[in-house]
């Protein structure tokens, strides 16, 4: 210096060709059961979706620039 691929809740991630309030499992807090631990079970917080533009009535989902992690090539 050039291709590809990858970025969503603490942590793993789903979101299939844009569509109404962005889910899931573990963690985490409360409450029930146990004499307590595990362990279940209920219920609850937590995401402006790596940044900054752009199309569009509408963008995690299409374009572009850039940053990060991979990875190939010189």
């Nucleotide at each position: 210096g050039g291709g590809g691929u990858u970025a969503u809740a603490g942590u793993u991630u789903a979101g299939u060709u844009g569509g109404c309030u962005a889910g899931a499992a573990c963690a985490c807090u409360u409450c029930c059961a146990u004499g307590g631990c595990a362990u279940g079970g209920a219920a609850g917080a937590g995401g402006u979706c790596c940044u900054g533009g752009g199309u569009u009535c509408a963008a995690g989902u299409c374009c572009c620039a850039g940053u990060a992690g991979c990875u190939c090539c010189a």
This is a predicted structure of a 74-nucleotide RNA (transfer RNA) from a sheep gut metagenome. It matches the Rfam family "tRNA". Rfam classes the family as a transfer RNA.